[in-house]
Molecule: Bacterial RNase P class A
Organism: Rubripirellula sp.
RNA sequence: UGAGUGGGUGGGACGGUCGCUGGUCAUCCUUGGGGUGGCUGGAGGAAAGUCCGGGCUCCGCAGGACAGGGUGGUCGAUAACGUCGACCAGCCGUGAGGUUAGGGAAAGUGCAGCAGAGAGUAGACCGCCGAACGGUCCGGAGCGUGCCUCGAGUACGCGUUUGGACGCGUGGCAAGGCUGAAACGGUGCGGUAAGAGCGCACCAGCGAUUGGGGUGACUCGAUCGGCUUGGUAAACCCCACCUGGAGCUAGAUCAAACAGAAUGGAGCCGGCAGGGUUUUCUUUGCCGGCGCGAGGUGGUCCGUCUCGCUGGACAUUCGGGUAGAUCGCAAUGGAGGCGGCGGGCAAUCGUCGUGCAAAGAUAAAUGAUCGUCACCGGAAUCGCAUUUGCGAUUCCGGAUACAGAACCCGGCUUACAAACCCACUCAUGGU
Numbered sequence: 001u002g003a004g005u006g007g008g009u010g011g012g013a014c015g016g017u018c019g020c021u022g023g024u025c026a027u028c029c030u031u032g033g034g035g036u037g038g039c040u041g042g043a044g045g046a047a048a049g050u051c052c053g054g055g056c057u058c059c060g061c062a063g064g065a066c067a068g069g070g071u072g073g074u075c076g077a078u079a080a081c082g083u084c085g086a087c088c089a090g091c092c093g094u095g096a097g098g099u100u101a102g103g104g105a106a107a108g109u110g111c112a113g114c115a116g117a118g119a120g121u122a123g124a125c126c127g128c129c130g131a132a133c134g135g136u137c138c139g140g141a142g143c144g145u146g147c148c149u150c151g152a153g154u155a156c157g158c159g160u161u162u163g164g165a166c167g168c169g170u171g172g173c174a175a176g177g178c179u180g181a182a183a184c185g186g187u188g189c190g191g192u193a194a195g196a197g198c199g200c201a202c203c204a205g206c207g208a209u210u211g212g213g214g215u216g217a218c219u220c221g222a223u224c225g226g227c228u229u230g231g232u233a234a235a236c237c238c239c240a241c242c243u244g245g246a247g248c249u250a251g252a253u254c255a256a257a258c259a260g261a262a263u264g265g266a267g268c269c270g271g272c273a274g275g276g277u278u279u280u281c282u283u284u285g286c287c288g289g290c291g292c293g294a295g296g297u298g299g300u301c302c303g304u305c306u307c308g309c310u311g312g313a314c315a316u317u318c319g320g321g322u323a324g325a326u327c328g329c330a331a332u333g334g335a336g337g338c339g340g341c342g343g344g345c346a347a348u349c350g351u352c353g354u355g356c357a358a359a360g361a362u363a364a365a366u367g368a369u370c371g372u373c374a375c376c377g378g379a380a381u382c383g384c385a386u387u388u389g390c391g392a393u394u395c396c397g398g399a400u401a402c403a404g405a406a407c408c409c410g411g412c413u414u415a416c417a418a419a420c421c422c423a424c425u426c427a428u429g430g431u
Stems, first nucleotide, its partner, number of pairs: 001427009012373007020042010044402001048413002051411005056247004063302004068243005073087005088102001089100004103238002108236002110232002125177002127173003132170003135166007142158006185203006204228002206225008251327004260318005267290010291309005336356001337354007375398010
């Protein structure tokens, strides 16, 4: 100087005028309420997404089990989380670093088109072999017979013996080639008829025994063993851990109004009291027992509580009426902010201090304008330097990205202009 990696700041500032709005004080009008004035506050780093976790509120299952759902290396942090920190392993990168839906494939089931012989108790298409058992052919030796020039010649035959060739049959092989994303360890040597962990050396994996480091995941070794035992679980599944639901249209208080109809719908026994009653018996209310029915903020079952069992709980459908106001909702309060000190590699924790006082709308306020400065772009002049450049002055233009709270908080994800800052890596050149 260039190219990268990781992180952080930032989201214009000041002043004036007018406008909107919350709080508070004063004052005036005033049923409710409103006007005027002073002081004081008024939209983010993501307010977005609604992806997680909580605070808070409510639900008489906030009890148990199952189902369902979520997470998935180890150790920590946190109120908690699917978040964060550090570390381990795999993969990518020269590197700083990045990334992983990171438990289990020997519990089981499934899937992998086409191609290919063959895709997990696999496999013989092209091929290699000719040891073994046969076959065919050639030659030698031997034997037998014939002929002849009686020779060691020649012809024919042999189910005898021997050498070779072929690769025809039975057979051996899975080393080489092919196909494929992937072919049942790799390289080399020996061995074999040809091969093959068949054997050996080294390597990889797996198993056993064992030493060192680490809280651990894991890692670095040693010895032995020829054992060689694909992929996929973001497929079903198995394992470990976690898990009530609904949500500010939560909910609380006051006010207002209320009309019903249809259908369905679960029982007996005993005691007491009253009425009817000559006895038998009957009826109303209460209590008890057992049984049945129903309700209850995810499903099923069990338990529990409450209500009801025909003057009937409750369910479904149709239909009518009311729906205004205040609070929740804004800070003497906490998982709060800020500052100091301390522990920890860090996430973060502890302790001390702190008048730090932070918008609260409800059809939804937080705006407009002027000036100066900063910033961005352009032009001119001057100075320095001279390859681009740096600084100053003047003038013109821009109003600058992503984007608006709605109970609150901790995270994650996504979007983002200008202007910067810190640490680290690689390359090139110089000293």